RNA sequence: AGAGUUUGAUCCUGGCUCAGGAUGAACGCUAGCUACAGGCUUAACACAUGCAAGUCGAGGGGCAGCAUGACGAGAGCUUGCUCUUGUUGAUGGCGACCGGCGCACGGGUGCGUAACGCGUAUCCAACCUUCCCGCGAGCAGGGCACAGCCCGUUGAAAGACGGAUUAAUUCCCUAUGACCUCCUUUGAUGGCAUCAGACGAGGAGCAAAGAAUUUUCGCUGGCGGAUGGGGAUGCGUAGGAUUAGGUAGUCGGCGGGGUAACGGCCCACCGAGCCUUCGAUCCUUAGGGGUUCUGAGAGGAAGGUCCCCCACACUGGAACUGAGACACGGUCCAGACUCCUACGGGAGGCAGCAGUGAGGAAUAUUGGUCAAUGGGCGCAAGCCUGAACCAGCCAAGUAGCGUGCAGGACGACGGCCCUACGGGUUGUAAACUGCUUUUAUGCGGGGAUAAAGUUCACUACGUGUAGUGUUUUGCAGGUACCGCAUGAAUAAGGACCGGCUAAUUCCGUGCCAGCAGCCGCGGUAAUACGGAAGGUCCGGGCGUUAUCCGGAUUUAUUGGGUUUAAAGGGAGCGCAGGCGGCACUUCAAGCGUGACGUUAAAUGUCGGGGCUCACCCCCGUUGUGCGUCGCGAACUGUCGUGCUUGAGUAGGUGGCAGGGAGGCGGAAUUCGCGGUGUAGCGGUGAAAUGCUUAGAUAUCGCGAGGAACUCCGAUAGCGCAGGCAGCCUCCCGUUGCCUUACUGACGCUCAUGCUCGAAGGUGCGGGUAUCGAACAGGAUUAGAUACCCUGGUAGUCCGCACUGUAAACGAUGGAUGCCCGCUGUUCGCCUUGUUUUUAGGUGAGUGGCCAAGCGAAAGCGUUAAGCAUCCCACCUGGGGAGUACGCCGGCAACGGUGAAACUCAAAGGAAUUGACGGGGGCCCGCACAAGCGGAGGAACAUGUGGUUUAAUUCGAUGAUACGCGAGGAACCUUACCCGGGCUUGAACUGCGGCGGAAGGAUACAGAGAUGUUGACGCCCUUCGGGGCCGCCGUGGAGGUGCUGCAUGGUUGUCGUCAGCUCGUGCCGUGAGGUGUCGGCUUAAGUGCCAUAACGAGCGCAACCCUUCUCGCCAGUUGCCAUCGGGUGAUGCCGGGCACUCUGGCGACACUGCCUCCGCAAGGAGCGAGGAAGGUGGGGAUGACGUCAAAUCAGCACGGCCCUUACGUCCGGGGCUACACACGUGUUACAAUGGCGCGUACAGAGGGCCGGCCUGUGGCGACACGGGUCCAAUCCUUAAAUCGCGUCCCAGUUCGGACCGGGGUCUGCAACCCGACCCCGCGAAGCUGGAUUCGCUAGUAAUCGCGCAUCAGCCAUGGCGCGGUGAAUACGUUCCCGGGCCUUGUACACACCGCCCGUCAAGCCAUGAAAGCCCGGAGCGCCUGAAGUCCGUUCCCGCGAGGGUCGGCCUAGGGUGAUACGGGUGAUUGGGGCUAAGUCGUAACAAGGUAGCCGUACCGGAAGGUGCGGCUGGAACACCUCCUUU
Repeated sequence: AGAGUUUGAUCCUGGCUCAGGAUGAACGCUAGCUACAGGCUUAACACAUGCAAGUCGAGGGGCAGCAUGACGAGAGCUUGCUCUUGUUGAUGGCGACCGGCGCACGGGUGCGUAACGCGUAUCCAACCUUCCCGCGAGCAGGGCACAGCCCGUUGAAAGACGGAUUAAUUCCCUAUGACCUCCUUUGAUGGCAUCAGACGAGGAGCAAAGAAUUUUCGCUGGCGGAUGGGGAUGCGUAGGAUUAGGUAGUCGGCGGGGUAACGGCCCACCGAGCCUUCGAUCCUUAGGGGUUCUGAGAGGAAGGUCCCCCACACUGGAACUGAGACACGGUCCAGACUCCUACGGGAGGCAGCAGUGAGGAAUAUUGGUCAAUGGGCGCAAGCCUGAACCAGCCAAGUAGCGUGCAGGACGACGGCCCUACGGGUUGUAAACUGCUUUUAUGCGGGGAUAAAGUUCACUACGUGUAGUGUUUUGCAGGUACCGCAUGAAUAAGGACCGGCUAAUUCCGUGCCAGCAGCCGCGGUAAUACGGAAGGUCCGGGCGUUAUCCGGAUUUAUUGGGUUUAAAGGGAGCGCAGGCGGCACUUCAAGCGUGACGUUAAAUGUCGGGGCUCACCCCCGUUGUGCGUCGCGAACUGUCGUGCUUGAGUAGGUGGCAGGGAGGCGGAAUUCGCGGUGUAGCGGUGAAAUGCUUAGAUAUCGCGAGGAACUCCGAUAGCGCAGGCAGCCUCCCGUUGCCUUACUGACGCUCAUGCUCGAAGGUGCGGGUAUCGAACAGGAUUAGAUACCCUGGUAGUCCGCACUGUAAACGAUGGAUGCCCGCUGUUCGCCUUGUUUUUAGGUGAGUGGCCAAGCGAAAGCGUUAAGCAUCCCACCUGGGGAGUACGCCGGCAACGGUGAAACUCAAAGGAAUUGACGGGGGCCCGCACAAGCGGAGGAACAUGUGGUUUAAUUCGAUGAUACGCGAGGAACCUUACCCGGGCUUGAACUGCGGCGGAAGGAUACAGAGAUGUUGACGCCCUUCGGGGCCGCCGUGGAGGUGCUGCAUGGUUGUCGUCAGCUCGUGCCGUGAGGUGUCGGCUUAAGUGCCAUAACGAGCGCAACCCUUCUCGCCAGUUGCCAUCGGGUGAUGCCGGGCACUCUGGCGACACUGCCUCCGCAAGGAGCGAGGAAGGUGGGGAUGACGUCAAAUCAGCACGGCCCUUACGUCCGGGGCUACACACGUGUUACAAUGGCGCGUACAGAGGGCCGGCCUGUGGCGACACGGGUCCAAUCCUUAAAUCGCGUCCCAGUUCGGACCGGGGUCUGCAACCCGACCCCGCGAAGCUGGAUUCGCUAGUAAUCGCGCAUCAGCCAUGGCGCGGUGAAUACGUUCCCGGGCCUUGUACACACCGCCCGUCAAGCCAUGAAAGCCCGGAGCGCCUGAAGUCCGUUCCCGCGAGGGUCGGCCUAGGGUGAUACGGGUGAUUGGGGCUAAGUCGUAACAAGGUAGCCGUACCGGAAGGUGCGGCUGGAACACCUCCUUU
C1' cells in the first nucleotide's frame, strides 16, 4: 500500500466482498509447564444454608453462663488434699439491658435518568461540617425518670400490656458566661447589586460529665484551620419534524412560611407573562467521565475490569434518629410474592461473599487468614472486618520455557506420484553413534523476602520521637529458589493449498453427494466435493461464528459530486439567515502570541530501574479544553468620517409576435337557400361502411356561424419561466444605447412564505364551424378491444373559479470578476473623410467554428461543462417505490412530503470491435430475369424414415444425411439373431515343464465346427541341445464394446469468396484505430493516384499438369509421299521417316502495335496481325478462421468396460421384411417417334484363374472343337447419323411393369435371395398441383463406348471417354448467398438475439381490514394508608410535652372518556423470488404504427387513442402479419 467482481474487450460511475487490528466472548479439533491480569454481556428473575458491623466493664445498674476467692454443708478418706453441693458480685470477666461512638464508610448493581445527571470553568456578601489540629475560656448546685432485674396478665408464636423498685458520661431545673446568637444605635470601609459591615455603647437569651488514678482520656461555649458535603451559573454532553406548538404555580412582583442556606421550594394577594424552527413539547434509546479499540490524522465505535461522580437496594410512598440518611444487611404504610400458624395472627427481602434454581451460546469455591494494607470501637491489650490479602477452577487473554542437540546414505524399508524405466519425492527424516538435562520424577537443602511493628524494661533529649536490650507475631507454605541422582527419557497440533492468497498431485464421486467470504466449483479425465500423499501458514494453540474500527475519499472539515452515470427546485419576488466595493480613524469581540491557574490518580509516551520477559516501580513529557492577565493590529468584525467604480435616479433617443381591453378585415372549411347539371361521389394497398334520382359529388350566386390568421418568416425578435404572430386604437410593462447631472454601498443570494405556471382535467354559465379521446360501423388479421376508412360525444373556443403537473430541457440554479481568436446576424451610438449605400470603432443581445484549459468519453470552450469567490437547491448501489402509513392541500381526479421488511451482485454512463436491421449507399455470383432440359404425377431401381421382426448390425440427418461409408450382402463378407462348440483361446509372442516330427489318406458319428480311427511319415547338432508341433502352467492376448464432447490423421461447408494479419511509426487514458479509409480500376486488398503512415507475411495472380498452333530431335509394334516387289484384297514385304502420329525439348500472348477516353492504373474498338486476345479452355491448388460439423466401424490413440465372454469357431437365418412417407435415378407417355433392312465416322481404357477370333450346333443366352494375343502388333465391330421401307395418332407396331412356361451361365449351393435368353401375358402412364433443380459453349441436351469392384451379380449407381450439338442474358427493381463503406442497437450463445404484462402454481416479507388482546404515559371524578405540617374545648403529665380528634397533601385503589405504541385477525391489495406452464408481442433496428413525458378516456394483458410537449428518432418513400431454439 491494495485486490476480486458489471463487458466479447475498454474507460468511468457505483455498490458488494476480501486481506489488518481488536474482544469480559462463544463453538469445533487439540493440549506439557510457569508468571501476571480476567471471569453472568442474558432474568434490577426467584432464593435454601452459612458468613458480610460492631465495639467500649477505663460511663452504668447488674450478674444468666464460665473461672477464681471466701464462707457453709456433704462425701471420699493417706487429717489436709480431692470431689459434690449451697451461699456470697468479693475478683477476673460478661449473655441480655441502659448509655457512648460507629452503623450515611467499606462492598454490590446500572433499574431509572436526555438531567446542572455528568465533564469543564467559575461563583456562594446565600450555607453546614461528627471525629482531627491550633488558640482562648469553662466544667458550680440540684432534681425527676426509664430499661434491666422482680411480681402479674395475655398470646400457638412473634410479642404485647400492667404494677413495684433503680444507676449512669441518660434526661431535666437553677446558676455563671462570652471575641456566641438576636434587637437598638454608630457607621470607617467593601461590593456588580439587593446590600454587607470594623471599633464602640445599651438590652435580651443559651453551657457542661465524669472515668481511671503514676500519668492521662474525656465533657461544655467560642474563634480559626483542615476534611467532607449543600447550592447557583456559562459552555459541552443521543436519535426522530411522518412530534410544531407547549405552559396555571405556569412567568414575574409584594408579604409570609420553611430550610444549614438561596429560590414558587410552599402559601395569600397582584400582574400576564414564560419557553420555542439557533428545534420548545412529545416519543424512542441511554448511567456520565477519566479512558478503551481502530485510524496517517481528522474522525468513527465503545464505556467490562481499575479510578472519580451519580442513581438504586423486592415495587411505590413517607418520615424518624443523627454532624451527616429520607438510610442495601433501620422504622412505618401500601402492593405483589414466599414461608410459619393452634386461622386469631405473624416473619422475610443476596444488585454484600460463597452457593442454588431458572434464563442462556456463555461466565468460577457454600475455600484460608486477619500475617500485611485499610476501616470501626477502645487509654490499651484487643475484638470485629467475605474490605483486603491469599489459595482453588477455567487456554478466557498477554508474556516466558519446553517437547532435544550434533553426526549420519550420490539416499534403507514402506507410502505416494511420474517415467524416457535410468528414476523422483517423503528425506538427514528414520535406524544407528555421540552429547546435553531446561522440564519431569526421586532425594536433600532452603524458616529467603515481604517484619516495618507489638509487649516489657532502659537510655537520650525537645514528652513523643529515636536508639538499645528483651519478648512475641506468617494465611500463602515447607512455596519461590538452590543442589544431587535417573534418563531423550514425560510433552504437537490446527487450518489451508481455483483466483483474491503462501501452498498440487493421485484416487473416488458424476449438477449426485457436497463446497462457498466474493467471483463461483460439481452433468466421467474436478489443482474448487470426499479420501490419500506431498506442500504452505501459524504453533500450546489453530480455525469458525458474532460485534467494532480500518481499508471506504462509500457522508468527502481535512477529502466527493449534480449536461448524458444518482443528483439544479418549472419560474419569479422576497422576510429571516449567509456573504459583501475603495480610503482613513477608533475599539480589540474573532484572530495571533507570551505568561499564569486548572486539566485528580491510574492510562498513553520518552528515559531509567527491578523480577530472564509480560506485569511492576521512578523521573520527565503530553493532555490539542476552559479560565485569568498582558502584548500585537495585517485580516474579519465594531464606532465614526469620506469616496464613486457596484446599485439606483434624472435627461435624451431607439427596439419589442411582452401583457390587457375594444374594434375591424379577407381567404378557407362546414351548413342553409336558389340556379346550372347528371350518375355516381367518397375513400383505400385493395375494399367496404357512408352520401346520392326525395338530384349527391362538381360548379355559380346569396346568406349564416364559429374557429384560426397564408405569404412576409428567418439557428429572426420579445418575455423570469410557461409562452407570444392578420390589421387598427387605447392602457400597462420591459429593455438597449448616449450624457455623466444627482444619491452614496442603498448590493448578491435566499430556507419558510407569496405570486405566476403548457396541455389535460374539474365546477358554473355561454358558444360549437373544424378537428376529435370514449363510442358505433366497415376493413385488416389466427385474433385486432389497434394501426387504415366512414361517422361521432366530451373536449377543442369565451367568461368566472379551481387543479399545479410535463422530456416544465440547454436534461446545464443565480450573481460577480478573470482568461487567445475567426466568422454570421439583431438593436443602438460614434467617426478629420461621405447625406444615402458601405467601411472602421464601440455597447448590449443571438448563432457557428476553434487555442489553452476542463472532461470517463461524447463533448464544452468569453452565452464554459475553463480559472476563482458567495448564496440556495439536490445526490449517496439496483429493485421494492415516488409505493405504504401518517400529515398538509384539492369539489374530485389527484398533488406535496415520503419510509421499511424483503430481494439481487449488480443496475448504469461513454466509447470500441463485431453481429444484426421488414436502415442507407456501392459491387459480385446461373442469385433473379431471359432461355434450354428436368424433378414433383406413372411403373420400376436404389437409399432413407417409419413400422415390423428372434435379428431386420452400425454409422451419416437443413444447406454440408438420404445410388452416402458400400469401387459388388446367396455362403463368406457380417459387425446382427437362433442353435451347437472352445477357454493361453481363431491369429501373434516371452518363460518353465512334459511329450512328440509336422502332417495325415481312409472309415465312422454329426447340420457343421468337431470327435474317434489312424496306413504312411523328419531336419540340424559342438551330442548339452535346437528347429517344428501338441499338452500343462504362467505373463502378455482378443473385443466392429463406450466416449468424434478426451484426441491424431483425414474430410465436408462458408468458398476459389477476397479476404486475414504482422513489424515499426503515429493517434487514443484505454479497448482499439491508422495501414486495409477515399477517388478511379480490376475476376481479385488487381493495380494507380491520394494519404501519418512506411514496409512485410498468409491468401489472389504466376510457377505445375492437360488441351489448342508451330519448330527441333527420335522413328517401332505407328505411318506410306517417293522407288521396287507381291496379292482375290489389305503397309502384306523390301525400303523410307516426308506427312499423320507417338513423346521429349523449345517457341508463342505481353494490352506488345494502332485509334479514342483517362493524370495514371486501366478501359473501349465486328481494329490489325495471329492457331489462339485481353485469365484462351479444363484441372490440381482451398488464407485467418466458423459449424464442440463428420468419422473411436478404414487406421492410430488416452481413459473406461468384458475375460469359460461384450473373445473365438461352425450350421442356419437376417442385413433383400412392407400399410406407408421422402430423396436420388432409370424407362416412358411417342411421329424431331417406334420397328425392319442397309450404311459412315471415335476416343479412352482393360486383358492369361484372362480377352477373344474362327468353325459347328442352338431362334437365343450359350455350348463344343481349332486358333491368336502377356498387347501402338490380337481382342477392337461404336451409337445417335444417313438412305429406303412400314406404322398414321390409337393406351397404339407407344410403353414395358407384373405374371406364366421353358432354358443358359457362374458357383459347394441360386428356396428365402443372382444375372441373362426364348415364347407368351401386356399394368400404370397421353407430359404431371403447389413448389422446385441443373446449365452461359464444344456448355446444356442427346448418343453410344470403356474401367474399377467382381466366381456371378441385383450397375438404371460411380469414375472416365469420345460423337452430334443448341437457345438466351434487356438488365440488377425483387428472391437467395457473399464483399466493402456508413448508420442505429437495450444483441455478444451475437435476431433461431433480447425482452414486457396479465393469468396459473409454490414460497417469502409487507399494507388495509369488522374486531379482539396487551402496554406505558397523561387527564377528569370518587376514595384515600403511613407520615410531616396546621388546628384541637377532651385525656395523660407538676411542667415541657404527649395522646385523641379534625384538616391539607399524597402512595395506592376504583371509575370514565381520549390520544399513543405494540401484537393478533376471516378476508383483501399490490410486491419479491422460483431450469423448462398459458395468452399474446409492447420495447431494443425506422422493432415492422419512431419512441418517450404529463394528462384524460378505454381495453384479458402487455397496451391503444386524444391533446400538448421533448429528441434521449432512423431514413429521405411500395397492404397487413405470428412464434421458437
Overview: Predicted 3D model of a 1525-nucleotide RNA (small-subunit ribosomal RNA) from an uncultured bacterium. The sequence is in RNAcentral, with records from ENA, Greengenes and SILVA. Rfam family: Bacterial small subunit ribosomal RNA.